The part of an RNA shown here (small-subunit ribosomal RNA, 5' domain) has 477 nucleotides and comes from Gossypium trilobum. The RNAcentral record of the full RNA draws on Rfam. The coordinates come from a structure-prediction model, not an experiment, and the mean pLDDT is 85.
Context: one part of a larger RNA
RNA sequence: GGAUGAAAGCUGGCGGCAUGCUUAACACAUGCAAGUCGAAUGGGAAGUGGUGUUUCCAGUGGCAGACGAGUGAGUAACGCGUAAGAACCUACCAUUGGGAGGAGAACAACAGUUGGAAACGACUACUAAUACCCCGUAGACUGAGGAGCAAAAGGAGGAAUUCGCCCGAGGAGAGGCUCACAUUUCAUUAGCUAGUUGGUGAGGCAAUAGCUUACCAAGACGAUGAUCAGUAGUUGGUCCGAGAGGAUGAUCAGCCACACUAGGACUGGGACACGGCCCAGACUCCUACGGGAGGCAGUAGUGGGGAAUUUUUUGCAAUAGACGAAAGCUUGACAGAGCAAUACCGCGUAGAGGUAGAAGGCCCACAGGUCGUGAACUUCUUUUUCCGGAGAAAAAGUAAUGACGGUAUCUAGGGAAUAAGCAUCGGCUAAAUCUACGCCAGCAGCCGUGGUAAUACAGAGGAUGAAAGCGUUAUCU
Numbered sequence: 001g002g003a004u005g006a007a008a009g010c011u012g013g014c015g016g017c018a019u020g021c022u023u024a025a026c027a028c029a030u031g032c033a034a035g036u037c038g039a040a041u042g043g044g045a046a047g048u049g050g051u052g053u054u055u056c057c058a059g060u061g062g063c064a065g066a067c068g069a070g071u072g073a074g075u076a077a078c079g080c081g082u083a084a085g086a087a088c089c090u091a092c093c094a095u096u097g098g099g100a101g102g103a104g105a106a107c108a109a110c111a112g113u114u115g116g117a118a119a120c121g122a123c124u125a126c127u128a129a130u131a132c133c134c135c136g137u138a139g140a141c142u143g144a145g146g147a148g149c150a151a152a153a154g155g156a157g158g159a160a161u162u163c164g165c166c167c168g169a170g171g172a173g174a175g176g177c178u179c180a181c182a183u184u185u186c187a188u189u190a191g192c193u194a195g196u197u198g199g200u201g202a203g204g205c206a207a208u209a210g211c212u213u214a215c216c217a218a219g220a221c222g223a224u225g226a227u228c229a230g231u232a233g234u235u236g237g238u239c240c241g242a243g244a245g246g247a248u249g250a251u252c253a254g255c256c257a258c259a260c261u262a263g264g265a266c267u268g269g270g271a272c273a274c275g276g277c278c279c280a281g282a283c284u285c286c287u288a289c290g291g292g293a294g295g296c297a298g299u300a301g302u303g304g305g306g307a308a309u310u311u312u313u314u315g316c317a318a319u320a321g322a323c324g325a326a327a328g329c330u331u332g333a334c335a336g337a338g339c340a341a342u343a344c345c346g347c348g349u350a351g352a353g354g355u356a357g358a359a360g361g362c363c364c365a366c367a368g369g370u371c372g373u374g375a376a377c378u379u380c381u382u383u384u385u386c387c388g389g390a391g392a393a394a395a396a397g398u399a400a401u402g403a404c405g406g407u408a409u410c411u412a413g414g415g416a417a418u419a420a421g422c423a424u425c426g427g428c429u430a431a432a433u434c435u436a437c438g439c440c441a442g443c444a445g446c447c448g449u450g451g452u453a454a455u456a457c458a459g460a461g462g463a464u465g466a467a468a469g470c471g472u473u474a475u476c477u
Base pairs, nucleotide, nucleotide: 001477002476003475004474006473007472009470010469013347014346015345016344018342019340020339021305026303027302028301030300031299032298035063036062037061040060041059043057044056045055046054070258071257072256079183081181082180084178085177088175090173093171095169096168097167098166099165101135102134104132111124112123113122114121115120141148142147154163155162156161184230185229191221193219196218197217198216199215200214201213202212203211233255234254235253236252237248238247239246240245260281261280263278264277283294284293285292286291311337313336314335315334319333320331321330323328351379352378353377360371361370362369363368385414386413388411389410390409422465423464424463425462426447427446428445433460434459435458442449443448
């Protein structure tokens, strides 16, 4: 000099665009953040004079809650990165070949009885299905030569048809696994390891495998740094640098890990599951003391910690996701607004003329010099500001549909009006004098300065610098 998710001091007009708990992975009041389908289904309710049509709903059932959003505690590891591989799985999606025959038993809801303070239940009887089960059938599978095992569901429509269902095949895009290389500090850590290293049998998994187990062998790793210990998510990137390289890993994007702490499985194509379940623990809350409820590292917000980090805001209009045949519904994803000079960029605080070089300040050799064309004054303009009027685009898709927003923008009118501080002036380093103080008070990045003539402290007027900022502190280069 450059840089920053910065902080604090003084100051502060506007706009655009971005960023905003780096500390306690500390504790959390309150609201919201994951639903949807009546075209799977039996019921209930509303409405109607009645039927039909219609609307809504708790339950059964389906799909989605494994995505999206957050955090970086752990992890020195096939975790990440680059490049390969073979022994795997894949709901939804697209392509393609076939198929859906027959029969049946329940369980919720509703109703009745009943327990409990509540959370939540218990019993009896009834009932539907794309819920469940049985039989039959089958180029998959097992398997070896004739067998075994295992499927299906209907809905809408007047119909055509369409949406689904089951079994195959290959596909796309995901995911699981293996391997080569690479990935921080310490030797004041030198030895370490018994499922440990390999084999065989068995089990297990979607799949390979000491993954597990029985037996057998005694191996495996290590100064090319094993093991122990410290630190740390990682990469694309970001900052500095001509480069080599050094530092770093906020925002954005990819991967990983975690979800009060520790453990466990269930469901499912996929989880050992942030807003699911079970057990234990700490903490908080309710209780009729018998027992229950909870998990903000989602979004706002609160306390606490801290030098320090925003609103308990608007909308699903756009993009995108879930569900649905669709209409649609839902979404603190997202789109916006609000707050903060936190960063970057742009604009303004006026322009032209104007010497009696006014008054006044400061300096002075008392002649004068300087602030200084600066002001006054004359004239012009209105970015901005104030006040009226008009008023979008981003909407695709004929019509309708805009949170932002009466915003941006355009335009009539008014008036220089509403808008400049900060640091420095001994050298490095652009910019000098006077006054006061007197090794005091103080300054200081380094050298240094101040003890009666201080260009270095303090004040004044003047000057220099960058400027809605300026200088300081911290960190990297």